[in-house]
This is a predicted structure of a 73-nucleotide RNA (transfer RNA) from a bacterium. Model confidence (mean pLDDT): 82 of 100. It matches the Rfam family "tRNA". By type it is a transfer RNA.
RNA sequence: CGGGGUAUAGCGCAGUUGGUAGCGCGCUUGCAUGGGGUGCAAGAGGUCGCCGGUUCAAAUCCGGCUACCCCGA
Numbered sequence: 001c002g003g004g005g006u007a008u009a010g011c012g013c014a015g016u017u018g019g020u021a022g023c024g025c026g027c028u029u030g031c032a033u034g035g036g037g038u039g040c041a042a043g044a045g046g047u048c049g050c051c052g053g054u055u056c057a058a059a060u061c062c063g064g065c066u067a068c069c070c071c072g073a
Base pairs, nucleotide, nucleotide: 001072002071003070004069005068006067007066010025011024012023013022019056027043028042029041030040031039032038049065050064051063052062053061
């Protein structure tokens, strides 16, 4: 320098026929226990890496950029 991949909740990930964003673990509260562990119920937490475009509507499509990983030179 060229090509490809990844970027979504504290952590690990899902969501590509475009339609108000989910799962597991963790966290908070309540109940059960003398307490812990554990189980059950409820809840909080995300401008979907950044900027712009297309669209009635974008995590999703298009362009640019950034970080990391892989391949090639």
About this RNA
It was read from a public genome assembly.